[in-house]
RNA sequence: UCAGAAAAAGGCAAACCUAUUGAGAGGUAGGGACGCAAAGUUACAGGUCCGAUUAAUACUUAUGUAUUCGGAUGGCUGAGCUGCCUGA
Numbered sequence: 001u002c003a004g005a006a007a008a009a010g011g012c013a014a015a016c017c018u019a020u021u022g023a024g025a026g027g028u029a030g031g032g033a034c035g036c037a038a039a040g041u042u043a044c045a046g047g048u049c050c051g052a053u054u055a056a057u058a059c060u061u062a063u064g065u066a067u068u069c070g071g072a073u074g075g076c077u078g079a080g081c082u083g084c085c086u087g088a
Stems, first nucleotide, its partner, number of pairs: 001088004011036002016031006034075001040081003044078003047073005055068005
């Protein structure tokens, strides 16, 4: 540097349930395992989702749609950084 069939040491933890938090998408903790070789990490690019007695603007009779802004998601994809074991 490349690869992950087998083995070992370990690791993470979807859905769902409980508690808690937020306006919401969601987050956190415990239980729980569908899966994961980066399911470690960074919202940089794209995607998706949310916006609170309707966030802003434009269009629209209205419903709504588009864009922008703010937020969420790293277990949606790409990219950056870092890393265990085995083999070459």